SAM riboswitch aptamer (S box leader) from Niallia endozanthoxylica, 105 nucleotides, folded computationally.
[in-house]
RNA sequence: UUCUUAUCACGAGCAGGUGGAGGGAAAAGCCCUAAGAAGCCCGGCAACCGACUCAUACUUGAGCACGGUGCUAAUUCUUGCAACAGAAAUGUUGGUAGAUAAGAA
Numbered sequence: 001u002u003c004u005u006a007u008c009a010c011g012a013g014c015a016g017g018u019g020g021a022g023g024g025a026a027a028a029g030c031c032c033u034a035a036g037a038a039g040c041c042c043g044g045c046a047a048c049c050g051a052c053u054c055a056u057a058c059u060u061g062a063g064c065a066c067g068g069u070g071c072u073a074a075u076u077c078u079u080g081c082a083a084c085a086g087a088a089a090u091g092u093u094g095g096u097a098g099a100u101a102a103g104a105a
Stems, first nucleotide, its partner, number of pairs: 001105008013042001016041003022032003027079003043072003048068003052063004076097001081094005
């Protein structure tokens, strides 16, 4: 980098430290930001994988949060393609794209 599977409604510092101008994947939109962005540290959330504990119809379920990730404004912030409903605005569902985990090449 590509492929497969699963998830993307919830949750997590409105006075933590550092840092200094940018950030929200990209495009368009719309937002956040010097009452301080990104990044880093600390804290926190969750529980995908492993470990461990309990149960078990022996394959799973429940728990824990020790290890490996991940996440910590807005639904994946919204839309982009298709179907359906509607006069329209718009709505619903699915898809694309993206993110994360685990496995494979």
The RNAcentral record of the sequence draws on Rfam. The coordinates come from a structure-prediction model, not an experiment, and the mean pLDDT is 84.